[in-house]
RNA sequence: AAGCGAUAAGGGCAAACCCGUCGAAAGGCGGGGGCGCAAAGCUACAGGGCCUUCCGGCGAAAGCCGAUGGCAGCCAGUUGCCGAA
Numbered sequence: 001a002a003g004c005g006a007u008a009a010g011g012g013c014a015a016a017c018c019c020g021u022c023g024a025a026a027g028g029c030g031g032g033g034g035c036g037c038a039a040a041g042c043u044a045c046a047g048g049g050c051c052u053u054c055c056g057g058c059g060a061a062a063g064c065c066g067a068u069g070g071c072a073g074c075c076a077g078u079u080g081c082c083g084a085a
Stems, first nucleotide, its partner, number of pairs: 004083002012037002017032006035073001041078003047075002049071003055066004
């Protein structure tokens, strides 16, 4: 340095659910909570994937299609703490 990850040390984050709030929704934010996590830090047109459809297009209707809206706790990229085997 790369790789690896323990019932190690010191710490960190926080799923579901509940309350409040913003949003058309997906979802975000704050509080409680704690399933889990060695990157559960960061990155969302210019990697892949997934979710949503106010609005727009098509349609007689039912509905279908489309991110400019989202998700990093899906993979990926990138930076990084600790050090037993």